[in-house]
RNA sequence: CUCUUAUCCAGAGGGGCAGAGGGACCAGCCCGCUGAAGCCCCAGCAACCACUCGCCACGGUGGGCAGGUGCUAACUCCGGCAGCGCAGGCUGGGAGAUGAGAG
Repeated sequence: CUCUUAUCCAGAGGGGCAGAGGGACCAGCCCGCUGAAGCCCCAGCAACCACUCGCCACGGUGGGCAGGUGCUAACUCCGGCAGCGCAGGCUGGGAGAUGAGAG
């Protein structure tokens, strides 16, 4: 980087260095010198995988733990394509993110 698959309406921030950007992309709308990105420390959330104790119709499923990831503004911030609808909007898809597996 590509492919497969599951999930994405919940949850969780302080400090130090730094110094103008950030929210994937595009548009909107936000966040930011009362300090953005990035790096470091500490804290926290969650429970995908691992581990572990049960149940099972053997397909799965409930609990525990917190080792490997992940995450800690706004529903993935909202829309982007298609269908339905006068509209608010709803459903599906695409894209993206994260885990696990494969190449």

A computed fold for a 103-nucleotide RNA from an uncultured Thermomicrobiales bacterium, annotated as SAM riboswitch aptamer (S box leader). Its Rfam family is "SAM riboswitch aptamer (S box leader)". Rfam links the family to the GO term regulation of gene expression. Rfam describes the family as follows. The SAM riboswitch is found upstream of a number of genes which code for proteins involved in methionine or cysteine biosynthesis in Gram-positive bacteria. The coordinates come from a structure-prediction model, not an experiment, and the mean pLDDT is 88.